[in-house]
Context: one part of a larger RNA
RNA sequence: UUGGGCGUAAAGAGUGUGUAGGCGGCCGGCCAAGCCAGAUGUGAAAGCCCAGGGCUUAACCCUGGAAGGGCAUUUGGAACUGGUUGGCUUGAGUUCGGGAGAGGGAAGUGGAAUUCCGGGUGUAGAGGCGAAAUUCGUAGAUAUCCGGAGGAACACCGGUGGCGAAGGCGACUUCCUGGACCGAAACUGACGCUGAGACACGAAAGCGUGGGGAGCAAACAGGAUUAGAUACCCUGGUAGUCCACGCUGUAAACGAUGGGCGCUAGGUGUGGGGGGUUUUUAAUCCCUCCGUGCCGCAGCUAACGCAUUAAGCGCCUCGCCUGGGGAGUACGGCCGCAAGGUUAAAACUC
Numbered sequence: 001u002u003g004g005g006c007g008u009a010a011a012g013a014g015u016g017u018g019u020a021g022g023c024g025g026c027c028g029g030c031c032a033a034g035c036c037a038g039a040u041g042u043g044a045a046a047g048c049c050c051a052g053g054g055c056u057u058a059a060c061c062c063u064g065g066a067a068g069g070g071c072a073u074u075u076g077g078a079a080c081u082g083g084u085u086g087g088c089u090u091g092a093g094u095u096c097g098g099g100a101g102a103g104g105g106a107a108g109u110g111g112a113a114u115u116c117c118g119g120g121u122g123u124a125g126a127g128g129c130g131a132a133a134u135u136c137g138u139a140g141a142u143a144u145c146c147g148g149a150g151g152a153a154c155a156c157c158g159g160u161g162g163c164g165a166a167g168g169c170g171a172c173u174u175c176c177u178g179g180a181c182c183g184a185a186a187c188u189g190a191c192g193c194u195g196a197g198a199c200a201c202g203a204a205a206g207c208g209u210g211g212g213g214a215g216c217a218a219a220c221a222g223g224a225u226u227a228g229a230u231a232c233c234c235u236g237g238u239a240g241u242c243c244a245c246g247c248u249g250u251a252a253a254c255g256a257u258g259g260g261c262g263c264u265a266g267g268u269g270u271g272g273g274g275g276g277u278u279u280u281u282a283a284u285c286c287c288u289c290c291g292u293g294c295c296g297c298a299g300c301u302a303a304c305g306c307a308u309u310a311a312g313c314g315c316c317u318c319g320c321c322u323g324g325g326g327a328g329u330a331c332g333g334c335c336g337c338a339a340g341g342u343u344a345a346a347a348c349u350c
Stems, first nucleotide, its partner, number of pairs: 003322004007304002012318001014201004021194003025088007033081002035077008049065006091191001092188004096183003103177007110154001115149007125136002162169002206247006215241002220236004258317006266295011299306002323350003332343004
C1' cells in the first nucleotide's frame, strides 16, 4: 500500500536474447468499444435536504415535495484513446564503400625467465632474516659456460588507450566467426521501446572423469618471534592453479547508479572515422559523427557530490525497498553428485 523512494541512509536483478503483457511517429477516410451530451426507464420504505403539521418546546413523529452515485435502453457528437483502411518518412532496419579494435573459437609457432637433468670450469660455502635457525653443500653445492627436458605466463609497446551485454579479453601466424563506428546514395515503410515467466552466458574458489604438473601455493611439517603464536617472517610442501569434457551459478558480479527516447551553457585532453583550410603531401588550424576522461554553469542533492557519459527537465517500461536484531536463517518447494544455490517467513526482542 490511490504515498514516498532506490550513487553513499532500506532499495537496480551479475549480464543478455526474447514470450505474454504494458507503452508507442506524421497525414487522411470510416467505425463508435472507451469518452462526452440529451432523452426514457429504474433507483422500495425509512433516512439526508425543503415546505407544512402533531406532542406546552426539543429530541421524536406525521403529510407532501425534491434530490440521488449507478445501471439499462435509446438519440446524437467524433477532439483524444482504441479498431479498421489508405498514404508518408523523421523512429527502426537493409544494401554499398571504408578504416579501427587484448571481441569470440580452433590449430600451429616463438623468445626471455624459473626449475630439473647431463657435461665443463671451480672450491667452501650457499641460502635466508630485523637478527637467526630449520634447509642445501666436500657423495662437490652456490657462482659460471655449453647442451637437453618440461610446464606455465607473455617484459618492452601499454596509454583515466582499445574491444565486449556482462563476466572478461594482452607474444606471433593462419583459419572460422560476432558486434560497433564513419561516409554516400538507394530501398523497406512504424517493421519500434521495455520485458513477468522462459532460455542463454556468467570471475575466483569448489565438484566429477581423464590427462598434466615448471613456478606459485590453502592444508600440513619444521625453524623463528612471543607470556602464548594453532598467525604475521623463514625453509619445505599436497590439493589447487594448467588442458579436455561435464557440473556448480555465486561476488564489494561496483559507476555500489536497470533499459530506451527527447530536451537543457561551456572549456580542455584522448581513441576511431569523415569534411574543409593550407603550397600537391605531412604537420597545423577549423567543422562534424561515435567513444572515453577531467573541469565547470543552470538545475538537482541531507551533504558529499552529479552536471549533454546527469544523480538536471520530462515520457515509457521492468526490477526492487518499507525500523534494528532474529535472518538472507527455519520449514516447504525447485535445482545440485556434493559443497550448497534459489524462493523465503514467524515467535521473541529492542